This is a predicted structure of a 133-nucleotide RNA (c-di-AMP riboswitch aptamer (ydaO/yuaA leader)) from a soil metagenome. The coordinates come from a structure-prediction model, not an experiment, and the mean pLDDT is 75. Rfam family: c-di-AMP riboswitch aptamer (ydaO/yuaA leader). On this family, see Barrick et al., Proc Natl Acad Sci U S A 2004: "New RNA motifs suggest an expanded scope for riboswitches in bacterial genetic control". Rfam describes the family as follows. This family represents a conserved RNA structure found upstream of the ydaO and yuaA genes in Bacillus subtilis and related genes in other bacteria.
RNA sequence: CGCCGAACCCUUGGCAUGAGGCCGAGGGGCGGGGGAACCAUGUUGUUUGGGGCGAAUCGCGUCGGUUUGGACGCGAAGCGCAGGCUCUUUCAGCGCUAGCCCGUCAGCUAACCCCGUAGGCCGACGAAAGAGG
Numbered sequence: 001c002g003c004c005g006a007a008c009c010c011u012u013g014g015c016a017u018g019a020g021g022c023c024g025a026g027g028g029g030c031g032g033g034g035g036a037a038c039c040a041u042g043u044u045g046u047u048u049g050g051g052g053c054g055a056a057u058c059g060c061g062u063c064g065g066u067u068u069g070g071a072c073g074c075g076a077a078g079c080g081c082a083g084g085c086u087c088u089u090u091c092a093g094c095g096c097u098a099g100c101c102c103g104u105c106a107g108c109u110a111a112c113c114c115c116g117u118a119g120g121c122c123g124a125c126g127a128a129a130g131a132g133g
Base pairs, nucleotide, nucleotide: 001123002121003120004119008028009027010026011025012024013023014022015021029117030116031115032114033113034112039107049105050102051101052100053099057076058075059074060073061072062071063070078096079095080094081093085132086131087130088129089128090127091126
């Protein structure tokens, strides 16, 4: 310089310091949730509870095994990456397919209301077409 991701920009108060800083507040942008009518749907009730963020779901096989949990492999769907200005598409290549939250509750949803603006990487590896700048 760049990558995944919404996770960026501006203004400002107080405290502290030799300096670097610490604790807040507001606005813009971006992202997410709740929430009518109409439409859609039936759902729950000591339960197969239901739902949200996210690409992160579905299936098959093998091994282990009393059973469950588990491990490995394959496939489909989905997601990301490199002619480095950006975007879209195709082929090929490489990689991911996690984790967390709400708490019995939420379909869509105008007005309206609420929340987030983190964290993690080290990629330099292709061939075409189109559009914009």